[in-house]
RNA sequence: GACUUAUCAAGAGUGAUUGAGGGACGGGCCCUGUGAAAUCCGGCAACCUACUAUAAUGUAAGGUGCUAAAUCCCGCAGCGUUAGCUGAAAGAUGAGUA
Numbered sequence: 001g002a003c004u005u006a007u008c009a010a011g012a013g014u015g016a017u018u019g020a021g022g023g024a025c026g027g028g029c030c031c032u033g034u035g036a037a038a039u040c041c042g043g044c045a046a047c048c049u050a051c052u053a054u055a056a057u058g059u060a061a062g063g064u065g066c067u068a069a070a071u072c073c074c075g076c077a078g079c080g081u082u083a084g085c086u087g088a089a090a091g092a093u094g095a096g097u098a
Stems, first nucleotide, its partner, number of pairs: 002097007013041001015040003021031003025075004042067003047063002049060003071090001076087004
C1' cells in the first nucleotide's frame, strides 16, 4: 500500500523549546508573531490490552489514537422552490486478514 470491520456533533494546555506556517485533496471559510507546524511535558478518551473466566454498562491505563471550529463546511446521489434533511464517496483512527 490492498481487503474486512467499528467509530468519527462528547472530551482534552494561561506549560517548555523554537519561530512561519496550518486546517488530507479541490472550492470556500477560518486559525496563526496575543506564536503556525514540529519536539518535550501535561491532558482527554477507552479501540486493543490487563484485571478475567465465554462476561460487564466495571476498574486500570501497558500498545495505539487524539488534544480550534461536526471529519470546520461543501464536493456524489435522493427529497425539497429555498433553507435544510438523509445516504454514499473520500478521509482519519483502531482491530483483524493475506
A computed fold for a 98-nucleotide RNA, annotated as SAM riboswitch aptamer (S box leader). The model forms 97% of the base pairs in the Rfam consensus.